[in-house]
A computed fold for a 71-nucleotide RNA from a Candidatus Woesearchaeota archaeon, annotated as transfer RNA. The RNAcentral record of the sequence draws on ENA.
RNA sequence: GCGGUAAUAGUUUAGUGGUAGAAUACAGGACUGUGGAUCCUGUGGCCCGGGUUCGAUUCCCGGUUACCGCC
Numbered sequence: 001g002c003g004g005u006a007a008u009a010g011u012u013u014a015g016u017g018g019u020a021g022a023a024u025a026c027a028g029g030a031c032u033g034u035g036g037a038u039c040c041u042g043u044g045g046c047c048c049g050g051g052u053u054c055g056a057u058u059c060c061c062g063g064u065u066a067c068c069g070c071c
Stems, first nucleotide, its partner, number of pairs: 001070007010024004018054001026042005047063005
């Protein structure tokens, strides 16, 4: 230099055009002599910029970062 894959919550991740889900963590509560475990509730997220579309996490273009391959 060229090609490929990936980027979603603090962390690990699901979601291939129509309200973004789960686990864990965190906060509150229940239970417990205390703590832990368990149960309930809550907070919190689509890498960035454009385009297509009535509508984009999703499709297209460019960029950034990480990993892999070729040279």